[in-house]
Large-subunit ribosomal RNA, half A from a bovine gut metagenome, 1654 nucleotides, folded computationally. The RNAcentral record of the full RNA draws on MGnify. The coordinates come from a structure-prediction model, not an experiment, and the mean pLDDT is 84. Its Rfam family is "Bacterial large subunit ribosomal RNA".
Context: one part of a larger RNA
């Protein structure tokens, strides 16, 4: 470390609860709003942060009813009120009701800013404050009134409880998708759906026939049930689908237009207009004549009733006892019930609370229906003549609706275009025409059945019970996101706070006592308290020993529970496969949640009811009201079929007719219910790239508008100019000026070349080094503009908010997924396929073939023997059709000769047919089997087959043998066909090994017998017999080929007349054969009947050697020695040939008369096979027995257990349910009993109903491992001493030392939004700490007539009266209006706080307005004022150079103040620090622009004295306008180095010197002034002036006086912004020192500021 036990801890499942949902029922309501909603923001308490409540009259005031003792809301505490003179509460009225919001005085970035007019309050006036009105559009009126005489249009004014805008779903109407389905798609589907938009209503739309039918009829519309998925439509595909009719629900009818009369008006005198009467129908009305006053409707503010919106009464125990914390439990023994619904109450209550049944109530609103006043409202005959809906019907053409897709298309509506008829008419009746029928169009209105529920009541649940119910037991919060828009998590202490005084340790968090309680292991991180995961304490064991971790044996140790050494066998577990331990999926673990349902329609079985019948639908009735019950017979099935149909009918079709034949006929069925299965619906669950419709988005980025703003420094030197040269004059040329440029070098800025680091970064694009542009097609702030079928794009398919070959959001939606993945308890019976057709099929379907269930026919069936049968395979063979070998014959053609030709000859050329000889063949057969197959009568064994109906699965196989094909007679290869085995099979063997060999596992046994294989050990059985082989560890991988390995077997040389072998001798001559050759002499080569001679043998030579001889040999001869000795053939069993990466080619040790091999033989072990015994279960039979029983997919059939409801009947506080151990027990899902937790529910039985079982789905969530005390702790520099403090590397403080210094320093914009400051705190946040914080808690702090925004103005752009355009929403836009980034526009300088200052102070100033009082002019002889009109002016580009001036900034032997050496000098020409001041007035000035008068005058929308033109006269200097700055005052002031107090500490109060002189010198500034250039450079107010016009006052000084709203802390290259962070990134503008240096480059430093949160 491991198994076990006990006891915690995390953690929060389970049980039980339920405040909160779900889903419906019955009622009610079905709107609100300019009298200011909906829905909001700020407010509003004695303290008040949220939520209700309310509005500055503010958790409220008032009135009238109700209620009745406490009361000031959740919500506790304190305090201080109010209440029987009736609060509090509850109901109906009334008052008030800040400020946004249709929002409405104007505007505007909602909850803000800025006004007109009318009353008022206030002041000496202004300015300030109150209150009340002013939007627009429509409508009425009513005045006024343009081109244009009248008129109209505009215009004005008044009055309107008019309209906007909100709101859930139900309607109606204008637009109008797509995915999808059709296994593709394109007409169709989807769907006329989802969205948009209009517009109403409590409903709405529809409607009182130009109908619908069918020769009978029937009378509006709606709505429901049948007809009916039928008629029909339809690439006749996928789909789509009516009406008539019957049944019920309600149930209603009615007005005009016209004729015709009548009033009145109008003019064109015969019309026309408004007004009443009349008058509404298929036949009628007018008209004329006659009757009579009706039946109905339809209706009040008014009467009285019933309702609703507060409430009021309302039996019957304070029973007793036990147990207990506590009674409502028990046992005892009462009462009420028109009440025993339910809820609380300390456990379960009819009689304890509240309540319930039944009763009874309303000042004040409001509703309903009924009455009533009051309104409207008739008939008949008659037909001469009028009247009855016209740009209408119709008709062409193109649409759309209609169940109906152009079809024969009818009916009904639109576009365009045509275009009737008039009661003797006129539409329909599914082209279209005739008969007949039916009805009257082109005018309206009209309740009531129906359709929904955002909201109020009252109620129900075989609905949930906190991962479930709604996203919320409450939140649309926190959070994300520019934005549309997306969205959580989280309930229980107890009966009752009694929520732990006190004590003890501890800084504190915490604890331990002690106390309350029935428990405190109920202690607030709180019932109950699983399980991962983490621990402790014991007991066994564990340091030579491998492994899916258990099962079997089984020492030891232990009171025991337990644990265990060693031995044996053992490669999980879903999924998908032919086949997984697979290294092919998936799961890190645990707990909780997770998937074949619903509804409707067919089939098909089980039950049930009726039965030649069965049955109800919609509705109605009654009731104890979702419930039953009863009626209802409309329909639908069945009881007759057959035929295309007319028709006929137990028949009928078919023919001319059937002998026929085809379908029927001899009855069972229908309803309702459970189960399988199917269709239509999302249909078992989870998954899609996509498609399509509405929105939101240009804070990112792309381009474009407007308006600002930046670009150190150096370098080059273009045109032009001047001068001089030159030229007839040009040209041209030098030298100067000059200062161009998408010009060069190089910082700021901007881009992004190469590397290199990062790559769970510091950084979802960066850092380091290096690089490109850097006066330009530049870079950059602010405000705008284009949007997704779409913008933009110097063009990469780039870019449009970390998203781009079509953004993001929601929504069609649960799109569709022949395709993966997952799919949850048991037992029990059978049990496949992986094959054929067709398939735009091939991994996917349908049929059939194989399986199973029920019913049923029966013995059909299979396998063997025997018999008859047919065939064309192996084989074989060449008769046939090819192929193919030789020899002969030799037809016929080539070649040669020959010829005038024809003929002739000849061939070693080709050669047919023939004969003979030797062969080949899936698509050859003169032949021709084995088995296969069909058939029969039997005969033996066996139990299968078939038919009909439900339900499947199965169409990827795989291997091994045989037989074949493709391949290379290669494949773990591919196709086939007949068999096994795997698939779907487990056991023994093949070491290990799906497919081989053996053998089919129901369950049990510590029995025996055998298979394949085996018996030396590993490990059960022979070191068994018997005879051989092998020497190579062959065995225990292999081939051509090789060998004198061995055995055995044949054959055939030599040999005792002496072999083989060895050892001695010889191996000769012609001659060196000729030839050839330089030689060639046995042996370079060539020729040869290779000859001959001597011998015992000896070649014209077998090697070897020489230039050539030569020399050694050999062939062959003798001896010498003495038995076998060679050659080939055929065979057993070895042997080389034989090189790979670990021993690694018997399993392994190890084996050699074997433990190899061959042979014959006997024992023996061996398996889930067989065999005893004994046991389940099914099935067949009764002889009480026999047979079965492996099993995916699949199909049958029996149960278990989870939550509920009904009935019935139990158990619990003397302890329910959940946990958490242990014995018990069933064939198994389970089941029972009890310990110890727990502290209130909860079981059995029989039926029902299900959100009814989890180990997987990279499942969801939520806990909790593992990595791992690992990576990190995010550029950088501290030390030290005191201090604080429970504690200090980190806070404070000081000294030292470093870092930045065109910044790491001040200011400012934007954006943050209180982060500023103070005093307190350390849980958490700060990558360490921590006493400290920019963290947590309390208080506090921002002060403006001049600053910067608004009371001023425009730009780009946006809004838009009216006004044009558009299905609709809406678009453009004139007038006006908003709109800075621009223009206008009056303050300095010092002081002061803990936090503010151009804001408060001091001191000097300036704007604007009021305005006592004074002077002055003026009143028609007009002072003075004067536009919203006109004119001017405001008023503007880049570059580049010179110059004035000024800021800063150095120097100094000036001038002041301090200070005199821890080392040598140091009173010196020593060292240190200072060495200044605004607006403002008033003067001066470098320079820059620049004539001036008179007069006319037609232009400048009217006028004009003014602009402008024109003429005249007059001038180059005055005058005029601007102007930095300078001077003086401002300042007898401020500030100042420095010194430096007091009781308390503070460098504070106070005091306070000098204040100069030269260099230098800007990027400021005079000023876009000048000079050049081309790209030719806002707008409008403010201000001047001039009229128009106004007018009785004004002008000037002037005490004094008034001056409105927001902003104003803090951070701001940053730890406060944007980037998820206290982040190495980004962020617009101003100031920027000193030394060196061209600089703002760089390095070093001031002032300043940090020192980096391990």
């Nucleotide at each position: 470390g491991g198994c076990a036990u006990a006891a915690g801890g995390c953690g929060g499942a389970u049980g039980c609860c339920u405040u909160g949902g779900c889903a419906c029922u019955g009622g009610g309501a079905g709107c609100c709003g300019a009298u200011g909603a909906a829905g909001g923001u700020c407010g509003u308490g004695a303290u008040a942060a949220g939520c209700u409540g309310c509005g500055a009259a503010a958790a409220g005031c008032u009135g009238c009813g109700g209620g009745u003792a406490g009361g000031a809301g959740c919500a506790a505490a304190u305090a201080u009120c109010c209440a029987u003179u009736g609060a509090a509460c509850c109901g109906c009225g009334g008052a008030u009701c800040a400020c946004c919001g249709a929002a409405u005085g104007g505007g505007g970035c909602a909850a803000c800013c800025c006004g007109g007019c009318u009353g008022g309050a206030g002041c000496a006036a202004u300015g300030u404050c109150c209150a009340g009105u002013c939007a627009u559009u429509c409508c009425u009126g009513u005045g006024c009134g343009a081109a244009u005489c009248c008129a109209u249009a505009a215009c004005a004014c008044a009055g309107g409880u008019a309209a906007a805008g909100g709101a859930a779903a139900c309607c109606c109407g204008g637009g109008g998708a797509a995915c999808u389905g059709a296994a593709a798609c394109a007409u169709c589907u989807a769907a006329g759906u989802a969205c948009c938009c209009g517009g109403a209503g409590g409903a709405a739309g529809a409607g009182a026939a130009a109908g619908a039918a069918a020769c009978c009829u029937c009378g509006a519309u709606u709505c429901c049930c049948a007809a009916a998925g039928u008629a029909g439509c339809g690439g006749c595909g996928a789909g789509c689908g009516a009406a008539a009719u019957g049944g019920g629900a309600a149930g209603a009818g009615c007005c005009c237009a016209a004729a015709c009369c009548g009033a009145a008006g109008a003019c064109u005198u015969g019309u026309c207009u408004u007004c009443g009467g009349g008058g509404u129908u298929g036949u009628g009305g007018a008209c004329a004549c006659c009757a009579a006053u009706a039946a109905g409707a339809c209706g009040a503010a008014g009467a009285a009733u019933a309702c609703a919106u507060a409430g009021c009464g309302g039996a019957a125990g304070c029973g007793c006892u036990c147990u207990g914390g506590a009674a409502a439990g028990u046992g005892c023994a009462a009462c009420c019930g028109c009440a025993g619904a339910g809820g609380g109450u300390a456990a379960c209550a009819g009689u304890c609370c509240c309540g319930u049944a039944c009763g009874c109530g309303a000042a004040a609103u409001g509703u309903a229906a009924u009455c009533u006043a009051g309104u409207u409202g008739u008939g008949g005959u008659g037909u001469a003549u009028c009247c009855a809906g016209a740009g209408u019907a119709g008709c062409a053409c193109c649409g759309g609706a209609c169940a109906c897709g152009u079809g024969a298309a009818a009916c009904c509506c639109g576009g365009u275009g045509u275009g009737a008829a008039g009661c003797a008419g006129g539409a329909g009746g599914g082209a279209c025409c005739a008969c007949c029928c039916u009805c009257c169009a082109a005018g309206g209105c009209u309740a009531a059945a129906u359709a929904c529920u955002a909201c109020c009541c009252a109620g129900u649940g075989a609905c949930c019970g906190a991962u479930a119910g709604c996203g919320u037991a409450u939140a649309g919060u926190a959070c994300c996101g520019u934005g549309a828009g997306g969205g959580a998590a989280a309930g229980g202490u107890g009966a009752a706070a009694a929520g732990a005084a006190c004590c003890c340790c501890g800084g504190g968090a915490g604890g331990g006592g002690a106390g309350u309680g029935a428990a405190a292991u109920a202690g607030a991180a709180u019932c109950u308290g699983a399980a991962a995961c983490c621990u402790u304490a014991u007991g066994c064991u564990u340091a030579c020993a491998a492994g899916c971790a258990a099962c079997g044996g089984g020492a030891g140790c232990g009171c025991a529970a337990g644990u265990g050494a060693c031995c044996g066998u053992g490669u999980a577990c879903u999924u998908u496969u032919u086949g997984u331990a697979g290294a092919a999926c998936g799961g890190g673990c645990c707990a909780a949640c997770g998937a074949g349902u619903u509804a409707u329609g067919g089939u098909a079985u089980g039950c049930a009811g009726c039965g030649a019948g069965g049955u109800u639908a919609a509705g109605g009735u009654g009731u104890u009201c979702a419930g039953c019950a009863c009626c209802g017979g409309a329909g639908c099935c069945g009881a007759a079929g057959g035929g295309a149909a007319a028709c006929c009918a137990a028949g009928u079709g078919u023919u001319a007719a059937c002998c026929g034949c085809g379908c029927g006929u001899a009855u069972a069925g229908u309803u309702g219910u459970a189960u399988g299965c199917u269709g239509u619906a999302g249909a078992c669950c989870c998954g899609a790239a996509a498609c399509c419709g509405g929105g939101u988005g240009a804070c990112c980025u792309a381009u474009c508008c407007a308006u600002g703003u930046g670009c150190a420094g150096g370098u080059u030197g273009a045109a032009g100019u001047a001068a001089c040269c030159g030229u007839a004059a040009a040209a041209g040329g030098u030298u100067a000026u000059g200062g161009a440029g998408g010009a060069c070098c190089g910082a700021a800025c901007u881009u992004a070349u190469a590397u290199c680091u990062g790559u769970u970064g510091a950084a979802a694009a960066a850092g380091g080094u290096u690089a490109g542009g850097a006066u330009g097609a530049c870079g950059u702030g602010u405000g705008g503009a284009u949007a997704g079928c779409g913008g933009u794009g110097a063009a990469a398919u780039u870019c449009c908010a970390a998203u781009c070959g079509a953004a993001c959001u929601c929504g069609g939606a649960g799109a569709u997924a022949g395709c993966u993945g997952g799919u949850u308890c048991u037992c029990c019976u059978c049990g496949a396929a992986a094959u054929a057709g067709c398939u735009u099929u091939a991994g996917g379907g349908c049929u059939a073939g194989c399986c199973u269930c029920a019913a049923g026919a029966u013995g059909a069936g299979a396998u063997a023997c025997a018999u008859g049968g047919g065939g064309g395979u192996a084989g074989a063979g060449c008769a046939c059709u090819g192929a193919a070998u030789g020899u002969c014959c030799g037809c016929a053609g080539g070649g040669c000769c020959u010829u005038c030709a024809c003929c002739g000859g000849u061939u070693a050329c080709u050669a047919a047919c023939g004969a003979c000889u030797a062969u080949c063949a899936a698509a050859c057969u003169c032949c021709g089997a084995a088995u296969a197959c069909c058939a029969u009568a039997g005969u033996a064994u066996c139990a299968u087959u078939c038919u009909u109906g439900g339900g499947a699965g199965u169409c990827a196989g795989a291997c091994u043998a045989u037989g074949u094909g493709u391949g290379a007679u290669a494949a773990g290869a591919u196709u086939c066909a007949u068999g096994g085995u795997c698939g779907a099979a487990a056991g023994g063997g093949a070491a290990a090994c799906a497919g081989c060999c053996c053998a089919g596992a129901c369950c049990g046994u510590c029995a025996g017998c055998u298979a394949a294989g085996g018996u030396c050990c590993c490990a059960a059985a022979a070191u068994c017999u018997a005879a051989g082989u092998u020497a190579a560890g062959u065995g225990g991988a292999a081939a051509a080929g090789g060998a004198u390995g061995u055995g055995g077997a044949g054959c055939u040389g030599c040999a005792u007349a002496g072999a083989c072998a060895a050892c001695u001798a010889g191996g000769a001559u012609g001659u060196u054969g000729g030839c050839u050759u330089a030689g060639a002499a046995g042996c370079a080569g060539c020729c040869a009947c290779u000859c001959a001679u001597u011998c015992a043998a000896a070649g014209a030579g077998u090697g070897c050697g020489u230039a050539a001889u030569a020399g050694c040999u050999c062939a062959c001869u003798a001896g010498u020695c003495g038995a076998g000795u060679g050659a080939c053939u055929c065979u057993g069993c070895g042997c080389c040939g034989a090189a790979g990466a670990u021993a690694a080619a018997c399993g392994g040790g190890g084996c050699u008369c074997a433990a190899a091999c061959u042979u014959a033989g006997u024992a023996c072990c061996g398996a889930a096979g067989c065999u005893a015994c004994g046991g389940a279960u099914a099935c067949c039979u009764u002889a009480u027995g026999g047979u079965a029983u492996g099993g995916u997919a699949g199909a049958g059939g029996a149960g278990c257990a989870u939550u509920g409801u009904a009935u019935a009947u139990g158990g619990g506080c003397c302890g329910a349910a959940g946990g958490u151990g242990a014995g018990c027990u069933g064939u198994a899902a389970g089941g029972c009993u009890u310990g110890c937790u727990g502290g209130a529910c909860u079981g059995u039985a029989u039926a029902c109903a299900a959100g009814a079982g989890a180990g997987a789905a990279u499942g969801u969530u939520g806990g909790c491992a593992u990595g791992a005390g690992u990576a990190g702790c995010g550029a950088a520099a501290g030390c030290a001493a005191g201090g604080u403090g429970a504690g200090a590397a980190u806070c404070c403080u000081u000294g030292c030392c470093g870092c930045c210094g065109a910044a790491u320093a001040u200011c400012u914009g934007a954006g943050g939004u209180u982060u500023c400051c103070u005093g307190a705190g350390g849980a958490a946040g700060g990558c360490u700490c921590g006493u400290c914080c920019u963290c947590u808690c309390a208080g506090g702090g921002u002060u403006a007539g001049u600053c910067g925004g608004g009371g001023c103005c425009u730009a780009a752009g946006c809004c838009g009266a009216g006004g044009c355009c558009g299905a609709a929403a809406g678009g453009c836009g004139u007038a006006g209006g908003c709109g800075a980034u621009g223009g206008a526009c009056a303050g300095c300088u010092g002081g002061u706080u803990g936090a503010g200052a151009u804001u408060c102070c001091a001191g000097c100033a300036c704007c604007a307005c009021c305005g006592a009082g004074g002077u002055u002019u003026g009143u028609u002889u007009g002072a003075g004022c004067g536009a919203a009109g006109u004119g001017g002016g405001g008023a503007c580009g880049c570059a580049g150079a010179a110059g004035g001036a000024u800021a800063a900034g150095a120097a100094g032997a000036g001038c002041g103040c301090g200070c005199c050496g821890u080392u040598g000098g140091u009173c010196g020409a020593g060292c240190g620090c200072g060495u200044c001041c605004a607006a403002g007035c008033a003067g001066a000035a470098a320079g820059g622009c620049u004539u001036g008068c008179a007069u006319g005058u037609a232009g400048g929308c009217a006028a004009a004295u003014c602009c402008g033109c024109a003429u005249g006269c007059u001038u180059u200097a005055a005058g005029g306008c601007u102007g930095a700055u300078c001077u003086g005052u401002g300042a007898u002031g401020g500030g100042g180095a420095g010194g430096g107090a007091a009781c308390c500490a503070a460098g504070u109060a106070c005091c306070g010197a000098a204040g100069c002189u030269u260099c230098c010198g800007a990027u400021u500034u005079c000023a876009c002034a000048c000079u050049g250039c081309c790209g030719a450079g806002a707008a409008a107010a403010g201000c001047c002036a001039c009229u128009a016009g106004u007018a009785a006052g004004a002008a000037c000084u002037g005490a004094g006086g008034u001056g409105c709203c927001c902003g104003u802390a803090c951070c701001g290259c940053a730890c406060a912004c944007c980037a998820a962070c206290a982040c190495a990134g980004g962020u617009a503008g101003a100031u920027g020192a000193g030394g060196a240096g061209a600089g703002a480059a760089u390095c070093c430093u001031a002032a300043g500021g940090c020192g980096a949160g391990c």